[in-house]
């Protein structure tokens, strides 16, 4: 300097993530409507539906200066009469009606029709017309015949009609004149665009007129020109459907006529056979078009109200007349429908003009004023008319503006709401109160301001125009505006407050009522429902609903995609079309630039101005993507011409291959037949059976027959376009690749339609038929088994010919060309002798770079970077379905919707969980063992049942000898009955002074009454205790363990669970924590994009095993002494045992072997103990909404003369039954009797209780000692010794029952324990199944303690005595850990999920038909009108009437097609918390799944044939990477 002013996202699929993809929201707009609310003004807008029907009024008239004529009125005069009045003549003004002229074709309304030259834009008319207006030239002389009106008569209800007589004109007719008009003929010139046009000369023929007047003017005729308006033609543009593909006979063209203002099949005769169409004809549907409006960054999309331009229409359809102009909104004729009048014979009408009415509808206004202005018609003019127009009325319908007050004011008032409640917060400076202002509304007055002057008249002027004088005119409107007055006075609502999205609490409700735009809220603590308080937003409005654009790059030109998300046609050949190599010349169509014309105004943008501002309005400017013309440029594209060789093709040469077609041949195997050998089974399966076999199978040998398929070679090898192709061989046909100093010369690529090929299954006809094998049959399996398995077996499998035309027809990847790092294997060929080495071309594979991709992955064979062409996609379901059409013999294929419904459906990857997936490892998990349980009796707990109550809880593992470590009362929570109500307990306050205790009575007792007796401490104040009283607090084992704390169980004493920083990944997330080893262990080592750390593991703690030191009583006693019948009894001792404090000790430290190390092994050494020595305490992140509101605590809810408290009695102990846990047994490894030995750890004063006495005994009496290493419980038992029993329901076993006793306790009936005598049940080792235990363990034996008056204890917790067996091993069962894999699961396999059937609702297909609609065809009939003809009638004539023909609206008949509605019945589809049957799919989903096809089956589905991997696992092969 130039250009530009412009682009935001969010929610919702998941456990989480990225992507794809739909749905929804925030914005703007509106001719709107609805709900709530409402003060004012300005400017706009206002039937979107029924182009439905219309009462009433108005919307188009004007002209007497064209004409005849004239009512009423005014005036002058006359006549009659007293007058009123009547009548006659004239003048003025002239109404209504009539002739004539102009207008009525404009203005105004509506959007039915129309997909068309209708509209828009740009052109043409050499093919045209144009009243009024303007300019110019010329002219206007004669003559005539009628007719309306008026008068009279007739018909008719009316509308109206007919007849007679008479009359005028700027009405009509004739004659004259006349041209640069028109026609014909003959020439000349110029030009163009084909027919031709223009200029000019001559001759000849035809055609015109109107007057009026106030004397100023206004008109008339012809021609030429202009302006305006109109007509015709053409290029380009202009909706949807192909489930509309062929349409067309005046159709396309020609010649000649007719017709028109004019071209033209516009019409007719004849001739020719054309014309249109995939660049979408025809048909169907929808629709007025444009300027513009809304939206959008734009490109676009949507719309076509108001204003402007064009078109079409005027009750519906047809038709012409008049006219400059109409096929005429407020004209005519005919037909039709409808309405009205009628005397029944006939008539009248057309609001889609302005108001208005009815109807329809969610919905849209006054039967207003004025011609004052602007404009129109008419007239010389004044004027008249004008529902055009200008104004007013109604409506928040929209846009714009104003107001409802402003300032001060804290006791932060009252009230409301919330609250952790003597308080605080909030409403809130908000109110009250004080001061100020007065827009608006109200009242009073002003304002006669301005908008208006022009027309008309006069003057000047060539034309625009300028000047002058005087006067009249306002609907709006007494309005806008201005001033004064009083007074905060007259004026605020609506919606929202879970996220998106600004704004939060309380109460009510309790999946109810309700909300909701999407996601979603509501099942007792709802910021989501309803109300309130508070808050946010907008504000005379605010919300809701409808519609359009936007966001949506979600139809993608700008600006998308197609391996797996929706999407590449199964494959090729090829038509149209699209695109196309190198060089040169030429052209200038595309393209680019300049110029000209156009692109109406309004709108939009910029500037300026007028209303106080704004909206609104006025003026100016710029722009206007487009169209046409013209001049130039020539790089690129195109056209033309000439050339080139690299694309493409041909030739030759040596090779390659399961390439195709036809024929011939071969061996192995299978099955069958025949014969031989041979004998009892064969076959088949998880196991069996059906089946075959003594009529000789299977097995084996030989011979024969048949059909089908071709082992090994064989290979991510080869060939082919794909499907596909495999024994050997012959013939024919085709092909790519390589090489060559060979030829042609762009001949190419792609390819809509089209044509051809196209696995398997299937179809037709004829063959063939060995095997296999849908269907089918039988046998199994199973709850069933229409399946998987087995035995059979038909179509089919094979061939020929002909159909079908589909597959997961897949690389889920269209074809062609170019470009972009490498490594490696292999096939064919080359140069060369060679599989040496290196290299080239064409294929087939693997791994990777850049790049791409949502990721997985692709990566010179692209899914990279580009180019060309084709095909296809646009949320899921409905559905590849229905209907229609095409193809097919059929099966079916191709094409291919909608209603309705959902907010998702989906892809890839991540973390988990799971798998009847895999790998590794561990555990009394299995195995190996020992002993039990399950059978019996009893004990105990639970379920169930019962009951007035059998209180409550615990319920797979992880409830069930559990809470309870001890229910006769109490406990006790339950039941029955009787009682109390500030209460049974506690704190504070007041009063009183007792309280306690004893006695008597009533009562079941609680309790009540009576009575005896009566305070204490302190100086005081006061206090202790008790009773009474009022209140504040009570009380509840009532509910919610799914509101909670705390505590606990379980996975599990399993080895895991995480973090910081870094790194990787778009991200969820990963890495670390994986890998190789090792360990009990995420224990340790090594390696490693990780380096570190935390909670867990281990260790630290306790106990036990050894030793030492210290200490030595109540323990101990070797030596010394003493004593006893005997005893550590005594003195003494510390040696030992022991006690209880402290140390030591064990660490793979040493050795050998293995190993890099960590570590492992060794009956190794040493040692009391050896690899964690044994045991305990100790329980990570978390899981199970696990358990507990009845230990306790606690939110919320509930009860308050009761769901609280007291008492008596009962119950928790019931008993056809089922289960768990135990005890005792079934006996001889035993029972019984007698004798005899050895513990540990505990407990004891309301106690343990020696000893003695009594008792058979339980126990009783007396009672030493002991607050405990002192005394006692206390005897340990199994064991050992001797004796007896002798295999039995016993000398086993002890249940049950009877009698008699003992103990505790207020009390043993329900309901205790113990003793003695008697009784002497089941039971003879326990089915299916199942539990514990790996060493001082199991088994077995006894002892102690807590609780406790006593005890239902066989339980629990501890203690010691005796004291084993077995572990090959990890295949399997269960549980767990790690890695990996699949997944449609994530409430996580107790998951998810499919189909039939049944129920309800919804839309839809078929359907005998039925009803309706629009359009077209054929035939019949046919009004008005037009055209043609005409012999009839009429007229002097022109002509008219009549008649005939053609055409045609309408009507009728008819056969089909299309569309819509409805229809008994019928088909599938969708939706709907808890219906039925199964279990198809997701894991190897328990038979891998899926695709096509065929058959079968209640259903998912099963099976056959071929195909795919979008299948897991294992093994093998190949390839790659590294060493």
């Nucleotide at each position: 300097a130039c250009a530009a002013u412009g682009g935001a996202g969010a929610g919702u699929u998941u456990g989480a993530u990225c992507c794809u993809g739909g749905c929804u929201c925030a914005g703007g707009a509106u001719g709107a409507a609805c709900g709530c609310u409402a003060g004012c003004g300005g400017c706009a807008g206002g039937c979107c539906u029924a182009a439905u029907a219309c009462a009433u009024g108005c919307a188009a008239g004007c002209c007497g200066a064209a004409c005849g004529g004239u009512a009423a009125u005014g005036u002058g005069g006359g006549u009659a009469g007293c007058a009123a009045u009547a009548u006659c003549c004239g003048c003025a003004c002239u109404a209504g009606a009539g002739u004539g002229g102009c207008g009525u074709a404009a203005g105004g309304g509506u959007g039915c029709g129309u997909a068309a030259c209708a509209c828009g834009u740009a052109u043409g008319c050499a093919a045209u017309c144009u009243g009024c207006c303007c300019u110019g030239u010329a002219c206007a002389g004669g003559a005539g015949a009628a007719u309306a009106g008026c008068u009279c008569c007739c018909c008719g209800a009316a509308a109206g009609g007919g007849g007679a007589a008479u009359u005028a004109a700027u009405a009509c007719u004739c004659c004259a004149u006349a041209a640069u008009a028109u026609g014909u003929u003959a020439g000349a010139g110029u030009g163009g665009c084909a027919u031709c046009a223009c200029u000019u000369u001559a001759a000849u023929a035809u055609u015109a007129a109107a007057g009026c007047u106030a004397a100023g003017g206004c008109g008339g005729u012809a021609c030429a020109g202009g302006a305006u308006g109109a007509g015709c033609a053409u290029g380009c543009g202009u909706c949807u459907g192909a489930u509309u593909a062929g349409c067309u006979a005046g159709u396309u063209g020609g010649u000649g006529a007719g017709g028109u203002a004019a071209u033209a099949g516009c019409u007719c005769a004849c001739c020719a056979a054309g014309g249109c169409g995939a660049u979408g004809a025809u048909c169907a549907g929808u629709a007025g078009g444009g300027g513009a409006a809304c939206u959008g960054a734009g490109a676009g999309g949507u719309u076509g109200a108001u204003c402007c331009c064009c078109c079409a229409c005027a009750c519906u359809g047809g038709c012409a007349c008049u006219g400059a102009g109409a096929u005429a909104c407020g004209g005519g004729c005919c037909a039709g429908a409808c309405u009205c009048c009628u005397a029944c014979g006939g008539g009248a009408g057309g609001c889609a003009g302005c108001a208005g009415u009815a109807g329809g509808g969610a919905a849209u206004a006054u039967u207003g004023g004025a011609c004052a202005a602007u404009g129109g018609g008419u007239g010389c003019a004044a004027g008249c008319c004008u529902g055009a127009u200008c104004c007013a009325g109604c409506c928040a319908u929209g846009c714009c503006g104003c107001g409802u007050g402003c300032a001060g004011g804290a006791a932060g008032a009252c009230g409301g709401c919330c609250u952790u409640c003597u308080g605080g917060g909030u409403u809130g400076u908000a109110a009250a109160c004080u001061g100020c202002u007065u827009u608006u509304a109200c009242c009073u007055g002003g304002g006669g301001a301005u908008a208006a002057a022009a027309a008309g008249c006069c003057c000047a002027u060539g034309c625009g125009u300028g000047g002058g004088a005087a006067a009249c005119u306002g609907a709006a409107g007494g309005u806008a505006c201005c001033a004064g007055g009083a007074g905060a006075a007259u004026a605020a609502g609506c919606c929202a407050c879970g996220g998106c999205u600004a704004a939060c609490u309380a109460c009510g409700u309790g999946c109810c009522a309700g909300c909701a735009g999407c996601c979603g809220c509501g099942g007792u603590a709802a910021u989501a429902c309803g109300u309130a308080g508070g808050u946010g937003g907008c504000g005379a409005g605010c919300g809701u609903u409808g519609u359009c654009c936007g966001g949506a790059u979600u139809c993608a030109u700008u600006g998308g995609g197609u391996u797996u998300a929706a999407a590449g046609g199964g494959u090729g050949c090829g038509u149209a079309g699209g695109c196309g190599g190198c060089c040169a010349u030429u052209u200038a169509a595309g393209u680019c630039a300049g110029u000209g014309c156009u692109g109406a105004a309004a709108u939009a943008c910029c500037c300026c101005g007028g209303c106080u501002u704004a909206a609104c309005c006025g003026g100016g400017g710029g722009g206007g993507u487009g169209g046409c013309a013209u001049u130039g440029a020539u790089a690129c594209u195109g056209g033309a011409u000439g050339g080139c060789u690299u694309g493409a093709g041909g030739a030759c040469u040596a090779g390659c291959g399961a390439g195709g077609c036809a024929g011939g041949c071969g061996g192995a195997a299978u099955u069958g037949a025949c014969g031989g050998u041979g004998u009892a089974g064969c076959g088949g399966u998880g196991a069996a059976a059906u089946g075959c076999a003594u009529a000789g199978a299977u097995a084996u040998c030989g011979u024969c027959a048949a059909g089908a398929a071709c082992a090994c070679c064989g290979a991510u090898a080869g060939u082919g376009a794909a499907g596909a192709c495999a024994g050997c061989u012959u013939g024919c046909c085709a092909g790519g690749g390589a090489g060559u100093c060979u030829c042609u010369g762009a001949c190419g690529c792609u390819g809509a339609g089209g044509c051809a090929c196209g696995a398997a299954a299937g179809u037709g006809u004829g063959g063939g038929g060995a095997u296999c094998a849908a269907a089918c049959a039988g046998g199994a399996u199973u709850a069933g088994a229409u399946a998987c398995c087995c035995u059979g077996g038909u179509a089919g499998u094979c061939c020929a010919c002909a159909c079908u035309g589909u597959a997961a027809a897949c690389g889920a990847u269209g074809a062609u060309g170019a470009c972009u790092c490498g490594c490696u294997g292999u096939u064919g060929g080359c140069g060369a002798u060679a599989u040496a080495c290196a290299g080239c071309c064409a294929g087939c594979g693997g791994c990777c770079a850049a790049g791409c991709g949502a990721a997985a992955g692709c990566g010179u064979u692209a899914a990279g970077u580009c180019a060309u062409c084709c095909a296809c996609c646009u949320g899921g379901g409905g559905a590849g379905u229905a209907c229609g059409c095409c193809c097919g013999c059929a099966a079916g294929g191709g094409u291919g919707a909608a209603a309705c419904u959902c907010a998702a459906a989906g892809g890839a990857a991540u973390u988990g969980a799971c798998g009847g997936g895999g790998g590794u490892c561990c555990g009394c998990a299995c195995a190996a063992g020992c002993g039990g349980u399950g059978g019996a009796g009893c004990a105990u707990g639970u379920g169930g049942u019962u009951u007035a109550a059998u209180u409550c809880g615990a319920u797979g593992a992880u409830a069930c000898g559990c809470g309870a470590g001890g229910a006769a009362c109490c406990u006790u929570a339950c039941c029955u009955g009787g009682g109390c109500u500030a209460g049974a307990a506690u704190g504070c306050c007041c009063u009183u002074g007792a309280c306690g205790g004893g006695u008597a009575c009533a009562g079941a007792g609680a309790u009540g009454u009576a009575u005896c007796g009566u305070u204490c401490c302190g100086c005081a104040a006061g206090g202790a205790c008790a009773a009474g009283g009022a209140g504040c607090a009570a009380g509840g084992u009532g509910c919610u363990g799914c509101a909670u704390g705390g505590c606990u169980g379980u996975c599990g004493u399993c080895a895991g669970c995480u973090c910081g920083u870094g790194c990787c990944g778009u991200g969820a997330g990963g890495u670390g924590u994986u890998g190789g080893g090792u360990u009990a262990a995420g224990u340790c080592c090594c390696g490693c994009a990780a380096c570190g750390a935390g909670c867990g593991c281990a260790a630290c703690c306790c106990u036990u095993a050894u030793u030492c030191u210290u200490a030595g009583u109540u323990g101990c006693c070797a030596g010394c002494a003493u004593g006893u019948a005997a005893u550590g009894g005594u003195g003494g001792g510390g040696a030992c045992u022991c006690u209880a404090a402290g140390a030591a000790g064990a660490c793979u430290g040493c050795c050998u072997g293995c190993g890099c190390a960590a570590g492992c092994a060794g009956a190794g050494a040493g040692g009391a103990a050896g690899g964690a020595g044994g045991g305990g305490a100790u329980g990570a992140c978390g899981u199970c909404a696990a358990g507990u509101c009845a230990u306790c605590a606690u939110g919320g809810c509930c009860c308050u003369u009761a769901c609280g408290c007291c008492c008596a009695g009962g119950g928790c102990u019931a008993c056809a039954c089922a289960c768990g846990u135990g005890c005792u047994a079934c006996a001889a490894u035993g029972g019984c009797g007698c004798u005899u030995a050895c513990a540990a750890a505990g407990u004891g004063u309301u106690g343990c209780g020696a000893a003695c006495c009594g008792g058979u005994g339980a126990c009783g009496g007396u009672g030493a000692g002991c607050c405990a290493a002192u005394c006692a419980c206390a005897a340990a038992a199994a064991g050992a010794g001797c004796g007896u029993c002798u295999c039995a329901g016993u000398u086993c076993g002890g249940a049950u029952u009877g009698c008699a006793g003992g103990c505790u306790g207020c009390a043993a009936c329900u309901c205790g324990c113990c003793u003695g005598c008697a009784u002497g049940a089941a039971g003879u080792u326990g089915g299916a199944a199942u539990c514990g235990c790996u060493a001082g363990u199991a088994a077995u034996c006894g002892u102690a303690u807590a609780u406790c008056a006593g005890c239902a204890a066989u339980g629990a917790u501890a203690c010691g005595g005796u004291g084993a067996a077995u572990a090959c091993g990890u295949u399997c069962c269960c549980g767990g850990a790690c890695c990996u894999u699949g997944u449609a699961c994530a409430c996580a396999c107790c998951g998810c999920c499919c189909g039939u059937c049944a129920a309800g609702c919804c839309a839809u297909g078929g359907g005998a038909g039925u009803c309706g609609g629009g359009a077209g065809g054929a035939c019949c009939u046919g009004a008005a009108g037009a055209c043609a003809g005409u012999u009839g009638c009429u007229g002097c004539a022109a002509g008219g009437c009549g008649c005939u023909g053609u055409u045609u609206a309408g009507g009728g008949u008819u056969a089909a097609a299309c569309c819509g509605a409805u229809g008994a019945c019928u088909g599938g589809g969708g939706c709907u918390a808890a219906g039925u049957c199964g279990u198809a799919a997701c894991a190897a989903g328990g038979u891998a799944g899926c695709c096509g096809u065929a058959c079968c089956g209640g259903a998912a589905g099963g099976u056959g044939c071929g195909g795919c991997u979008g299948g897991a696992a294992c093994a093998c092969c190949u390839c790659c990477u590294u060493u």

Predicted 3D model of a 1523-nucleotide RNA (small-subunit ribosomal RNA) from a Flammeovirgaceae bacterium. It matches the Rfam family "Bacterial small subunit ribosomal RNA". RNAcentral holds the sequence, with entries from ENA and SILVA. The source organism's lineage runs through Bacteria, Pseudomonadati, Bacteroidota, Cytophagales and Flammeovirgaceae. The prediction has a mean pLDDT of 81.